[in-house]
Context: one part of a larger RNA
RNA sequence: AUUGAACGCUGGCGGUAUGCUUAACACAUGCAAGUCGAACGCGAACGUUUCUUCGGAAACAAGUAGAGUGGCGGACGGGUGAGUAACGCGUAGGAAUCUACCUAGUAGUGGGGGAUAGCCCAGAGAAAUUUGGAUUAAUACCGCAUACACGCCCUACGGGCGAAAGCAGGGGAUCUUCGGACCUUGCACUAUCAGAUGAGCCUGCGUGGGAUUAGCUAGAUGGUAGGGUAAUGGCCUACCAUGGCGACGAUCUCUAGCUGGUCUGAGAGGAUGAUCAGCCACACUGGGACUGAGACACGGCCCAGACUCCUACGGGAGGCAGCAGUGGGGAAUAUUGCACAAUGGGCGCAAGCCUGAUGCAGCCAUGCCGCGUGUAUGAAGAAGGCCUUCGGGUUGUAAAGUACUUUCAGUUGGGAGGAAAAGUUAUAGUUUAAUACGCUAUAGCCGUGACGUUACCAACAGAAGAAGCACCGGCUAACUCCGUGCCAGCAGCCGCGGUAAUACGGAGGGUGCAAGCGUUAAUC
Numbered sequence: 001a002u003u004g005a006a007c008g009c010u011g012g013c014g015g016u017a018u019g020c021u022u023a024a025c026a027c028a029u030g031c032a033a034g035u036c037g038a039a040c041g042c043g044a045a046c047g048u049u050u051c052u053u054c055g056g057a058a059a060c061a062a063g064u065a066g067a068g069u070g071g072c073g074g075a076c077g078g079g080u081g082a083g084u085a086a087c088g089c090g091u092a093g094g095a096a097u098c099u100a101c102c103u104a105g106u107a108g109u110g111g112g113g114g115a116u117a118g119c120c121c122a123g124a125g126a127a128a129u130u131u132g133g134a135u136u137a138a139u140a141c142c143g144c145a146u147a148c149a150c151g152c153c154c155u156a157c158g159g160g161c162g163a164a165a166g167c168a169g170g171g172g173a174u175c176u177u178c179g180g181a182c183c184u185u186g187c188a189c190u191a192u193c194a195g196a197u198g199a200g201c202c203u204g205c206g207u208g209g210g211a212u213u214a215g216c217u218a219g220a221u222g223g224u225a226g227g228g229u230a231a232u233g234g235c236c237u238a239c240c241a242u243g244g245c246g247a248c249g250a251u252c253u254c255u256a257g258c259u260g261g262u263c264u265g266a267g268a269g270g271a272u273g274a275u276c277a278g279c280c281a282c283a284c285u286g287g288g289a290c291u292g293a294g295a296c297a298c299g300g301c302c303c304a305g306a307c308u309c310c311u312a313c314g315g316g317a318g319g320c321a322g323c324a325g326u327g328g329g330g331a332a333u334a335u336u337g338c339a340c341a342a343u344g345g346g347c348g349c350a351a352g353c354c355u356g357a358u359g360c361a362g363c364c365a366u367g368c369c370g371c372g373u374g375u376a377u378g379a380a381g382a383a384g385g386c387c388u389u390c391g392g393g394u395u396g397u398a399a400a401g402u403a404c405u406u407u408c409a410g411u412u413g414g415g416a417g418g419a420a421a422a423g424u425u426a427u428a429g430u431u432u433a434a435u436a437c438g439c440u441a442u443a444g445c446c447g448u449g450a451c452g453u454u455a456c457c458a459a460c461a462g463a464a465g466a467a468g469c470a471c472c473g474g475c476u477a478a479c480u481c482c483g484u485g486c487c488a489g490c491a492g493c494c495g496c497g498g499u500a501a502u503a504c505g506g507a508g509g510g511u512g513c514a515a516g517c518g519u520u521a522a523u524c
Stems, first nucleotide, its partner, number of pairs: 001523003005520005012371006019363001020329001025327003029324003034072003039069002042066001047060005079282003088207007097199002102195002105192004110144001112142002120133005150162004166187006174181002208254003215245003220242008257279004261272004284305005307318004335361001337360003343357001344355004374404004384395004408465001410460005418451001423445008468513005473494003479508005489496002
C1' cells in the first nucleotide's frame, strides 16, 4: 500500500460497487422454458336467456378453457470450480470437415395412398401408469412423376438412383358440384451453389512442486488393408515389423480450472485468478446411448449405486453447483420482494405469451467517493475539573451570552428523463390485372413506467436531530498526578513493574485519524 475479509468499541445522510472464500453437504415450499388455432382433428363446465312432460332440451357464452397430433425452441440464457498439469488454457499457424435459423443466387412446389394419437367403448392397477377394440385429421408418415445444375453409385462415358406441403389476406373477368377452381400478395416447403455465424480436428512455443519418484510402455511405436466418423488419425479391427518416451526429468506422486486481468513495486519481479469478459469442465455418484443442424443433454431418457419420500407391500417418485429460502458447517456473507416499463432471448404474420436473463427495490459502514454534525463574535480569561513552587498555570474563545445561516435529515407542494414502438387515419412509393391485401417512407391522432412518495425545484420551522476510536518510554506525533509495589498487569521489537513507574490501572491534559477507529489474518 492492499483485501469478497472477520472481531472489538462506536455509528448521521447520500451516491456507487461488492456480498457462502467453509460442506461439489442435505434440501421443505414457490417460481426459473415455453410458444404457435395463419399446420391438424376434437372440444367442455359454471353462467345468461327461452322452452319444459319439471326428468330435461335449445341458443348464447364459445369453437372459449382444455388436453392431444404436428412445428420451432428446451444444446441459448443462468450456476458452480469437483475433476483436469492436459492441445485444458494462452499465443501463432494449419487442412481432412459440419453448420438449424439468417443473407444472396438458380431451379421447383405435380399427382396419389395407408395409418395413428386424441375422442368413444371395454378392462388391469392403491398409485405411477397401462392393455385391447372401433373410428378420424394434418405442414405427421409412405410410394409414383419430374431432376438444368447438384449429390451418390457403376462406368465401356451411354447410364442408374435421389425431393417437396401447404396456410393466410385480397380480387375483376371466366368456369362452378356455390365448397371453390383461377389470378395475385405474404409466409412456409424441396433441391442446390455461395456467404455469414457457430462448432469439431491437427501442430510449434509457453503454461506448478517433489529425484527421500529413474526407468516407463504392448494398441504400446510404425506400416498395409479394412471398418468407423461430418472429418484426419491405432479412433477401432486383422496381419506384419519392433519400435516409442526418458537427467533438455519420462513414469509416479502432491497441488491446481486457464486467461484478459487484479494487488504490490520506480522498474525488473513477486503474489493472486472474487466481481466483469473469453475459453474449458461439471450437473446426486458411475456408465450408456436416443432424438436432433447441434447434446452423449443442469430443470430429457435408460441401467447400476447411495440417500430421501409414497405405498393397499405387488410397486412407484425425486435430484437447488438456477432465483429466493431452510438445516448443517463456519470467524463469516443478504429478501421465500416488484416488473417484463427498458435491454436481450424463445415462439408467433402479428397482437401477444413466456423469461428469478435482465431492470429495479430490500438487507449489511463490506469497500470507495462526497456531505454534515453549525458560522461569526464573545476575557469577568466565569464556575467546575486537573496541576501547583500556593504566587499561579491549564482546560480556554472553549462554554455561557449576542448576532446569523439552514446543507443533510423532517413536513408540504410541484416535477423531468429513461418511451421508442405497437395501434389507427391520411398521403406517396412499391407489388399487382387491380384504386384489394401486403411492404416501405412521411405526417397527424391515440397511447405503454416496475423503479416511484424517482432525480430535481420551491416553501416551512428551528442550532434545532447527528462523534467516536486508538495512542502518548524509544522506534513514533503526543506528559503530568494518583493507585499498585517483580503483585496486578503491559508488550510488534528493545523491554517496563521489587514504594517517588511519562511503559501496569484510573484521571486531567495532549497527539493522530475520523463515520469511522483499532486488532487479527493474508499478499507485495

The prediction has a mean pLDDT of 86.
Small-subunit ribosomal RNA, 5' domain from an uncultured prokaryote, 524 nucleotides, folded computationally.